[in-house]
A computed fold for a 684-nucleotide part of an RNA from a termite gut metagenome, annotated as large-subunit ribosomal RNA, domain II. The full RNA is in RNAcentral, with records from SILVA.
Context: one part of a larger RNA
């Protein structure tokens, strides 16, 4: 990993709602009995009981009324208006295990020290080698010890080193050879030593040279059977078929916050006869906006109370200030908690019309949902941050298929009952992949902008607007000029148009030429501007707006048009023709459901995307009773088939196989449907 069989809303009892029955101001029996039957059971007696016909009051007690009261005030619950009640059977709650599997764990009674831990009692083991305590002998020493040599002796959690023990290192083992081994090394090895045999301590208890360690391969509390189907707001699962409608991811509260209750949305039945949109009228209001009259907030001026520095002075008066600076006055602003003003649009109400509808209200039954997800608008947190948190309005997605977007739940178009090798259209597109234009007309782009980016930058390049020069010659070149007082005063070593300072409206001659634009010099010289003549002959400069472009443009195998490829486009702009393009619309056919119309066959006019869920109506399986059948001339089962029926679960039919029991119609009844559960058993 496949196949085959098991494999999950069940009973009882009690209550709520319905559908259907019986009886009906009544209903209804229970235990238990009695008759019948092989029995399962069937009929009958049994009115205790229970519901209901009255209710009010805590009661007592009264009674179509009663209660609260002093009360006739008042008011609160009731009759008036009469339907109830028994049973099957559906749906749902309740208690019980209560749709099925699933714990960690809790308790109760037991079994465990043959594993290990500790202790008690019996025994038992430690090759060999080394070092040499105390103690004793003996010499020497001493007054006589201590003491000093020699010997003896053999002590010691003593030394090295097997057995045995132990396990620090390091490989190898890692579905092993071993559910703890092997290899090499390596520690202990007369001691807190090692090992036998017999005992003893027991689960919240033991044991423990202490690690949450051990107590039979299991230890933060062992095992075993039992309470027991513990519980599990939490996870997987939960099995034929068509129809019809179809949610939520919200508010309150909650030791609540992945769970609840109620509301809210959704189904289903009953009743009511309202409801939606647009047109019109009429209303409340303090949002964008916009303002500075109020509260605050800022800015700059002017003026000034006041402070501060100066001056004066014994102190002060005074004077003064290029200093702060309430308030005040003038231009110009800012504000969710500021408003002298103030709409769109939304809300409320109203006749009348037109337009929609499974639209509204209500009671009453079944419910799911309480993790939303995005995208457009306006806010709010955050950082004018996020496929980021929050809520408000709309949308889609969830529960939505199809066609666009290369590819993509949430974005654009559009809502799929079926067929069709018919038609037209949406978004989005028509050079090739690839269905349809190498359409059309006029403009733009040269950047492969298109087909990624910002602040900023620039004689790109097209197209409007302003201004100013110019045939009395502009603009750009090319030719001359560009002088003189003068090296202007000052400074300064020099300072001469050009280091720095005054002054520059300086004068002169002149077409024209600054007391000097830049370059140079040590300082002059030199070169060149500015301005003027010629020359040349038609434009030229500048500023500002709009389109398109460019640069800014760094990252890791090659990509930022889907690819090929596109340049008077296959780009962008802006008109206009056409075509393609969906499960949208049409048409043809056909099936389901509602309505209205009809006695009815029928018509005629809407609908049938769906998850949770709610309502219908059916297939089938095995057992049961009543029917009425088939079946050795061949029943189930099994295996085939291009065959018929049904929308479908499914039925039937023929062949072939099998050998003995089954259909069907009408009904009751379930251990009643399998693909999933890290199901469960067997097989491959």
């Nucleotide at each position: 990993u496949c196949c085959g069989g098991c494999g999950a809303g069940u009973u009882g009892c009690g209550g709520c709602g319905g559908c259907c029955g019986g009886c009906g101001a009544g209903g209804u029996u229970a235990a238990g009995g009695g008759c019948c039957g092989g029995g399962a059971g069937g009929c009958c007696c049994g009115g205790a009981g229970c519901c209901g016909a009255a209710g009010g009051g805590a009661g007592a007690c009264c009674g179509a009324g009663c209660c609260c009261g002093a009360a006739a005030c008042g008011g609160g619950c009731g009759a008036g208006u009469g339907a109830g009640u028994c049973g099957u059977c559906c749906g749902c709650c309740g208690c019980a295990a209560a749709c099925c599997c699933g714990a960690a764990a809790c308790c109760g009674g037991g079994u465990g020290a043959u594993c290990u831990a500790c202790c008690c009692c019996c025994g038992u083991c430690c090759a060999g080698g080394c070092c040499g305590a105390a103690g004793c002998c003996g010499c020497c020493g001493u007054a006589a010890a201590g003491g000093g040599c020699g010997g003896u002796g053999g002590a010691g959690g003593g030394c090295c080193g097997a057995a045995c023990g132990c396990g620090g290192a390091u490989c190898c083992g890692u579905u092993g050879a071993a559910a703890a081994g092997g290899g090499u090394c390596g520690c202990g090895a007369u001691g807190a030593g090692g090992c036998g045999g017999g005992g003893g301590u027991a689960g919240g208890g033991g044991a423990g040279a202490a690690a949450u360690u051990c107590c039979a391969a299991u230890c933060g509390a062992a095992c075993c059977c039992g309470g027991a189907g513990a519980u599990a707001g939490c996870u997987g699962g939960u099995u034929c078929u068509c129809c019809c409608c179809g949610a939520a991811a919200u508010a309150g509260c909650u030791u609540u916050a992945g769970g609840g209750c109620u509301a809210g949305c959704c189904c289903c039945g009953c009743g009511c006869g309202a409801g939606g949109c647009u047109g019109c009228c009429g209303g409340a209001g303090g949002u964008a906006g916009a303002g500075c009259a109020c509260u605050g907030g800022a800015c700059u001026g002017c003026c000034u109370a006041g402070g501060g520095g100066g001056c004066g002075u014994c102190a002060a008066a005074g004077c003064u200030u290029a200093c702060c600076g309430a308030a005040g006055c003038a231009c110009a602003c800012c504000a969710a908690a500021c408003u002298c003003c103030g709409a769109a649009u939304g809300c409320c109400g109203g006749a009348c019309a037109g337009c929609c509808g499974g639209u509204g209200c209500g009671c009453g039954g079944g419910a799911g949902u309480c993790a939303g997800a995005c995208c457009g608008c306006a806010c709010g947190a955050g950082a004018c941050a996020a496929g980021u948190c929050g809520g408000g309005c709309g949308g889609u997605c969830g529960a939505g298929a199809g066609g666009g977007g290369a590819a993509g739940a949430g974005c654009c178009c559009g809502g799929a009952c079926c067929a069709c090798c018919g038609g037209c259209c949406a978004a989005g597109g028509c050079c090739c992949c690839a269905a349809a234009g190498g359409g059309c007309g006029c403009g733009u782009u040269a950047a492969g902008u298109g087909g990624g980016a910002a602040a900023g930058g620039a004689u790109g390049u097209g197209g409007c607007g302003g201004c100013c020069c110019g045939a009395a010659g502009a603009c750009a070149g090319c030719u001359g000029g560009g002088a003189c007082g003068u090296u202007g005063g000052c400074u300064c070593a020099g300072a001469a148009g050009c280091a720095g300072c005054c002054a520059c409206g300086c004068a002169u001659u002149g077409a024209a030429a600054g007391a000097g634009u830049g370059c140079g010099u040590a300082a002059c010289a030199g070169c060149u501007c500015a301005c003027c003549a010629g020359u040349c002959g038609a434009g030229g400069g500048c500023c500002g707006c709009c389109g398109c472009g460019c640069c800014g443009a760094a990252a890791a195998u090659a990509a930022c048009c889907g690819g090929g490829g596109c340049u008077g486009a296959a780009a962008c702009g802006c008109g206009c023709c056409g075509c393609c393009g969906a499960a949208g619309c049409c048409g043809u056919g056909g099936g389901c459901c509602c309505g209205c119309c009809g006695c009815a066959a029928g018509g005629c006019g809407g609908g049938c995307g769906g998850u949770a869920g709610g309502g219908g109506a059916g297939c089938g399986u095995c057992c049961c009773c009543g029917g009425g059948c088939c079946g050795g001339c061949g029943a189930a089962g099994c295996g085939g088939c291009a065959g018929c029926c049904g929308c479908g679960a499914g039925g039937c039919g023929c062949c072939g196989u099998g050998g003995a029991g089954g259909g069907c119609c009408g009904g009751g009844g379930a251990g009643a449907g399998a693909g999933a559960a890290u199901g469960c058993c067997g097989g491959a």
Its mean pLDDT, the model's own confidence on a scale to 100, is 88.